[in-house]
């Protein structure tokens, strides 16, 4: 330091369901596995999603539509940190 065909111990879990937090989005636990060699860690950059709150506009009795992260997604692509087992140099 590359690589992930084969091996061996094994990890981790999408979609769904159920309970719970939440405005949402989505997290948590369990249940389940589509898939993963970093689907381990970290929201920096870019990329989505959300929309309570706030602004506008429309109503003006609730409220609708639209802008917008201070809200989330690392199982979107990068960037950092780290790391197990094997093979080659």
């Nucleotide at each position: 330091u590359c690589u992930g065909a084969a091996a061996a111990g094994g990890g981790c879990a999408a979609a769904c369901u159920u309970g719970u937090u939440g405005a949402a989005a989505a997290g948590c636990a369990a249940g389940g596995a589509c898939g993963c060699a970093a689907a381990g860690c970290u929201a920096u950059g870019g990329g989505c999603c959300u929309a309570a709150c706030c602004g506008u506009u429309u109503a003006u009795a609730a409220a609708a539509a639209c802008g917008a992260a201070u809200g989330g997604c690392u199982g979107c692509c990068a960037g950092g940190c780290u790391g197990c087992c094997a093979g080659a140099c």
Molecule: c-di-GMP-I-GGC riboswitch aptamer
Organism: Niallia taxi